The part of an RNA shown here (large-subunit ribosomal RNA, domain II) has 732 nucleotides and comes from a Candidatus Geothermarchaeota archaeon.
It matches the Rfam family "Archaeal large subunit ribosomal RNA".
The sequence was found in a public genome assembly.
The coordinates come from a structure-prediction model, not an experiment, and the mean pLDDT is 84.
Context: one part of a larger RNA
RNA sequence: GCCAGGGAGUGCAUCCAAGCGGCGAGUCUAAGGUCUUUUAGGACCGAAGGCGUAGGGAAACCGACUGGCGCGCACCACAUCUUAUGAUGUGGGAGGCGCGGCCUCUGAAAGGGGGCGGAGCCGCUUGGAUGCGACUAGAAGCCAGGCGAUCUACCCCUGGGCAGGGUGAAGCCGAGCUAAAGCUCGGUGGAGGCCCGCAAGGGUUCUGACGUGCAAUUCGUUCCCCUGACCUGGGGGUAGGGGCGAAAGACCUAUCUAGCCUGGGGAUAGCUAGUUCCCCCCGAAGUGACCCUUAGGUCAGCGCCGGGCGAGGUUGACCGGGGGGUAGAGCACUGAUGGGGUGUGCAGGGGUUCGUCCCCGGCACCCCGUCAAACUCCGAAUCCCCGGUCUCCGUAGACCCCGGCAGUUGGGCUGCAGGGGGUAAGCUCCUGCGCCGAAAGGGGAACAACCCAGCCUGGGGUUAAGGCCCCUAAGUGCCGGCUAAGUGCCAAACGAAAGGAGGUCCUCCUCCUAAGACAGCGGGGGAGUAGGCUUAGAAGCAGCCAUCUCAUAAUGAGUGCGUAACAGCUCACCCGCCGAGGAGGAGGGCGCCGAAAAUGCACGGGGCUCAAGCCGGCCGCCGAGACCCCAGGGCAGGAGCGAAAUGCUCCUGAUCCGGUAGGGGGGCGUCGGGCCUGGGUAGAAGCCGGGGCGUGAGCUCCGGUGGACCGGGUCCGAUUGCAGAUCCUGGC
Numbered sequence: 001g002c003c004a005g006g007g008a009g010u011g012c013a014u015c016c017a018a019g020c021g022g023c024g025a026g027u028c029u030a031a032g033g034u035c036u037u038u039u040a041g042g043a044c045c046g047a048a049g050g051c052g053u054a055g056g057g058a059a060a061c062c063g064a065c066u067g068g069c070g071c072g073c074a075c076c077a078c079a080u081c082u083u084a085u086g087a088u089g090u091g092g093g094a095g096g097c098g099c100g101g102c103c104u105c106u107g108a109a110a111g112g113g114g115g116c117g118g119a120g121c122c123g124c125u126u127g128g129a130u131g132c133g134a135c136u137a138g139a140a141g142c143c144a145g146g147c148g149a150u151c152u153a154c155c156c157c158u159g160g161g162c163a164g165g166g167u168g169a170a171g172c173c174g175a176g177c178u179a180a181a182g183c184u185c186g187g188u189g190g191a192g193g194c195c196c197g198c199a200a201g202g203g204u205u206c207u208g209a210c211g212u213g214c215a216a217u218u219c220g221u222u223c224c225c226c227u228g229a230c231c232u233g234g235g236g237g238u239a240g241g242g243g244c245g246a247a248a249g250a251c252c253u254a255u256c257u258a259g260c261c262u263g264g265g266g267a268u269a270g271c272u273a274g275u276u277c278c279c280c281c282c283g284a285a286g287u288g289a290c291c292c293u294u295a296g297g298u299c300a301g302c303g304c305c306g307g308g309c310g311a312g313g314u315u316g317a318c319c320g321g322g323g324g325g326u327a328g329a330g331c332a333c334u335g336a337u338g339g340g341g342u343g344u345g346c347a348g349g350g351g352u353u354c355g356u357c358c359c360c361g362g363c364a365c366c367c368c369g370u371c372a373a374a375c376u377c378c379g380a381a382u383c384c385c386c387g388g389u390c391u392c393c394g395u396a397g398a399c400c401c402c403g404g405c406a407g408u409u410g411g412g413c414u415g416c417a418g419g420g421g422g423u424a425a426g427c428u429c430c431u432g433c434g435c436c437g438a439a440a441g442g443g444g445a446a447c448a449a450c451c452c453a454g455c456c457u458g459g460g461g462u463u464a465a466g467g468c469c470c471c472u473a474a475g476u477g478c479c480g481g482c483u484a485a486g487u488g489c490c491a492a493a494c495g496a497a498a499g500g501a502g503g504u505c506c507u508c509c510u511c512c513u514a515a516g517a518c519a520g521c522g523g524g525g526g527a528g529u530a531g532g533c534u535u536a537g538a539a540g541c542a543g544c545c546a547u548c549u550c551a552u553a554a555u556g557a558g559u560g561c562g563u564a565a566c567a568g569c570u571c572a573c574c575c576g577c578c579g580a581g582g583a584g585g586a587g588g589g590c591g592c593c594g595a596a597a598a599u600g601c602a603c604g605g606g607g608c609u610c611a612a613g614c615c616g617g618c619c620g621c622c623g624a625g626a627c628c629c630c631a632g633g634g635c636a637g638g639a640g641c642g643a644a645a646u647g648c649u650c651c652u653g654a655u656c657c658g659g660u661a662g663g664g665g666g667g668c669g670u671c672g673g674g675c676c677u678g679g680g681u682a683g684a685a686g687c688c689g690g691g692g693c694g695u696g697a698g699c700u701c702c703g704g705u706g707g708a709c710c711g712g713g714u715c716c717g718a719u720u721g722c723a724g725a726u727c728c729u730g731g732c
Stems, first nucleotide, its partner, number of pairs: 001732006011132013026051003032045005055062002065100001068099004075092007101116006135274004142264006153238009162228001164196003167192001171188007201224002206220001208219002240256001242252002277667006287300005301408002303405006312393002316390008328378001329376002334372003338368007346361001348360004411436003415433007441452003456632007466622003469606003475619001477618006488608002499593002503590010520577005526550003531545003556571001560569002633657002635653007668721001670718010686705008
């Protein structure tokens, strides 16, 4: 992991509610008892007492409509109109509603609070609450009583063990020296928590091997120690808030910051996991307030179910009447702010020929210009409230009210719009709407929340978003333009900016041009003069000043290169050749550069260039569970037949049938019991294979196997349904 079996909302008490039943101004018995061939059963007895029949008040105490008036739903009667099961009117009208009245408390009163025109009590079932273990499983822990020192720590008693080698303390002997104490030297001697190193003991390094191991601590190597605070056998002692500890919270039997076993005990767990058959109807919330509250609760909000009332409701559109100070805008207020000016002895500073005389500055005003969530002379769109009309919903019962049961109170969005915080975030905190959550299907390559669209079942058709070269259903469709970058082949996120460029297309403006423009080619491009000054030189061309005149078709006191300075080349300008457009500016479209990330690159891929790219227009087609048609089912409502049914039949549903938490309704199956009724050795249950029925849980039939019991209907009662819980037991 798989299979089989086991495996989780139960019982009692009290309370609340619903359904059903009994009796009813009453209702019920409790303990206990009597009887009984059903003895954990049944029938009966048993009003003590409980609840109800009156309330108000702290109390003293006082103490209520046998219905006075009105409205009016259902319904009934009558009339009329009509016929459709209908409509209208009048009268009555249970329940209901509104007045009025009454009781009591408070109060001087007015007023206010509570109550009053009789419905309860008991039982059963179900839903819920509370207390108990309270749906099941799960702590770490706390306490009590016991069991442990065969491991290990320390201690006591009694035994055992430590190859070999080295070093050479004291003491002693001898020699030398000496006045002496004594000193020196040689030997002898054999001390030491001395040295090297077996056994023994330890467990340092490789952070080696191993790491489902040989092993719940081992193996190899290396290392420490080896006469001592040494190692060790046997016997004995210390016990759980206790021991023992050369002290690490170490050790006390693979367990220690408080051992183990049993008990209290089903400790508690606001946490985690699990919680078993089917179908039908509806369907949430992640918000507000409070809480030692933030993983939890209570109340409200939002969901479901039941009941009451009986006519309005309205999220939408328009109109009318109110409310507002946002967006924008503005500078009239409060402030901020760039430049300029005027005035002023006016905070301060500097200058000063000392005079508010000058400068900077301050204040006030003026002109031009700018800004504001906590500025506003203004001021929308939207929004909110009230009323009217329309729309839509509603007598098939809305709105509203009452009661029972919940869940939710961790939200999210690469959604849109508006804001606060933050450099920013798949960030955080709000508001409105949408979606996911709890929503399937089609599209977006894939992809909770983007686009289309809200899945009862089966069949046929038509479209939506998005697409139509191939993968791949449908156009290699039509017309016109743009792009040369594979730009692109993106609805949005899946990348891109400031800035830059004779890329190219379009529009507009100004100017030149057949009296010949623009480009190119040929020629000219002169003289006074090398202008003056400066300078070593300065001749168009280092620099300064001036920039005239003549001849001319034209030619600057010179556009650039060049020289030491000249020279030289060239330009402006003019002529000729040529023969039709050219020069400059502004805006727009598509493209280009800017452009860097980690194994090979990514329009989904192939691949695509008058396109299979981009822009505009047109026709056709494909394409969902959407929409339409047919059939069926469920649910809801209505009608008919029924005494009645939650019964049968028919009709209607454009406006019903997605669904998590959750609420409500109806069923299937298992086990046992009561009553009724069946099957079985001519073959029961169970098992295997198959046919059929039911939306489904499931049911049924046939064959085989098996060899003795087993069903159906109805009512009741349950240890009643498993895939999950690292679930339990067993098997594989």